Predicted 3D model of a 366-nucleotide RNA (Bacterial RNase P class A) from Actinomyces sp. A source record names the gene rnpB. Of the family's consensus pairs, 94% are formed in the model. Taxonomically the source falls in Actinomyces (Bacteria, Bacillati, Actinomycetales, Actinomycetaceae).

RNA sequence: UCUGUCGGCUGGGCGGCCGCGCGCGGAAACGCUCGAGGAACGUCCGGGCUCCACAGGGCAGGGUGAUGGCUAACAGCCACCCGGGGUAACCCGAGGGAUAGUGCCACAGAAAACAAACCACCUCCACGAUUCGUGGCGGUAAGGGUGAAAAGGUGAGGUAAGAGCUCACCAGCGGCGCGGGUGACCGCGUCGGCUCGGUAAACCCCACCCGGAGCAAGACCGAGCAGCAGGCAGGGCGGCCCGCCCAAUGCCUGCGGGUAGGUUGCUGGAGGCCGUUGGUAACGACGGUCCUAGAUAGAUGGUCGCCACCGCGAGACCGGUAACGGUGCGCGGGGACAGAACCCGGCGUAUAGGCCGACAGAUCCA
Numbered sequence: 001u002c003u004g005u006c007g008g009c010u011g012g013g014c015g016g017c018c019g020c021g022c023g024c025g026g027a028a029a030c031g032c033u034c035g036a037g038g039a040a041c042g043u044c045c046g047g048g049c050u051c052c053a054c055a056g057g058g059c060a061g062g063g064u065g066a067u068g069g070c071u072a073a074c075a076g077c078c079a080c081c082c083g084g085g086g087u088a089a090c091c092c093g094a095g096g097g098a099u100a101g102u103g104c105c106a107c108a109g110a111a112a113a114c115a116a117a118c119c120a121c122c123u124c125c126a127c128g129a130u131u132c133g134u135g136g137c138g139g140u141a142a143g144g145g146u147g148a149a150a151a152g153g154u155g156a157g158g159u160a161a162g163a164g165c166u167c168a169c170c171a172g173c174g175g176c177g178c179g180g181g182u183g184a185c186c187g188c189g190u191c192g193g194c195u196c197g198g199u200a201a202a203c204c205c206c207a208c209c210c211g212g213a214g215c216a217a218g219a220c221c222g223a224g225c226a227g228c229a230g231g232c233a234g235g236g237c238g239g240c241c242c243g244c245c246c247a248a249u250g251c252c253u254g255c256g257g258g259u260a261g262g263u264u265g266c267u268g269g270a271g272g273c274c275g276u277u278g279g280u281a282a283c284g285a286c287g288g289u290c291c292u293a294g295a296u297a298g299a300u301g302g303u304c305g306c307c308a309c310c311g312c313g314a315g316a317c318c319g320g321u322a323a324c325g326g327u328g329c330g331c332g333g334g335g336a337c338a339g340a341a342c343c344c345g346g347c348g349u350a351u352a353g354g355c356c357g358a359c360a361g362a363u364c365c366a
Base pairs, nucleotide, nucleotide: 001362002361003360004359005358006357007356008355009354010353012307013306014305015304016303017302018301020035021034023032024031025030037337041348042347044346045345046344047343048342049214050213051212052211061210062209063208064207065206067079068078069077070076081095082093083092084091085090096205097204101203102202103199104198105197118144119143120140121139122138124136125135126134127133128132152170153169154168155167156166157165171195172194173192174191175190176189177188178187179186180185218264219263220262221261227255228254229253230252231251232250233249234246235245236244237243271290272289273288274287275286276285277284278283309333310332311331312330313329316327317326318325319324
């Protein structure tokens, strides 16, 4: 210098005017403070909070799946192991079980699994006719061919031809022993011809975890209109009083489930930053310091100026042989993804432009 890998940051700043929302002050006019994000998003996982349910056990259903740790918890994070990819930095893995059982394995191929004879090889038999060919009973997984995948590999022995049939070495699997590690696991030795297809984000089996609904949760206040009770008026018991009764009507009082509506829940919290400290790390402990969105059909916007940024132009000054760089001048531009709705921890996804760091490989110079 080029090519790459991994990680982090930023997402314009200040001011004037107009406007919107909460709060405070004010009798009012009005004034003042504050007012979106790194993802506020998707609502995929986990928790707080609230109400309902709940003796205990089981079934069903859902989720998770190597190991050790972190955490309030997690499907998250850290470290490590194993497998795969890459020259490397580094990346990927739902990473328990395929001798519990069932299912499936496209196309091609004879055969896709209690293995298989298409071509091929071989003994024997029959016929032609005997070096050979045709047919038949058998043997053979060594060679060819198909396929993503065909039941270890190489060599030797063996055989009619062959075959872990036998042997040596290698690979895998399993048993035992020794050593290292908290552990997953790793290393070494020895034994056994044990050589067993793949697939569980297919059913299933094993282990562990999981009650339901969600701030439109929930709590409080509560009109109006129905409804209930009492009283008065009114009506009936053919005169009056007392008394009794009344479907419907009017007025008054009280009660009243809940609706509209209002208040609350509501925003300061497993919070951010700095320092010390424990830990490889995630993370924890201690100390200091900082902090104002809370709308409810939903406010957080518009415009102008200056600075910064980007592009173009001219060519003034400075540096430089030059390319070019810096200062200054003129014109133009603003563009990302997106937007709170109870709160928090994650994950995933989107993102114009800009900046920084660590590491790997190749090449050049000294």